[in-house]
Molecule: Fluoride riboswitch aptamer (crcB RNA motif)
Organism: Pseudomonadota bacterium
RNA sequence: GCACCAGAUGGCGAUGGGGUUCGCCGUAAACUGCCGUGAGGCUGAUGACUCCUGCAUGGUC
Repeated sequence: GCACCAGAUGGCGAUGGGGUUCGCCGUAAACUGCCGUGAGGCUGAUGACUCCUGCAUGGUC
């Protein structure tokens, strides 16, 4: 360098981490938000629940 064989107990679920749980994908796939012709606009750190961190708004000291 070439050929053949075997192979992730792993990865993912619109931006971070931990726990619980559900679903999906696995030799490359699952995944990569929505509306709008465009300009532009909207929700959210969750798939769901919860805690922490970060961000945004309002109030109090």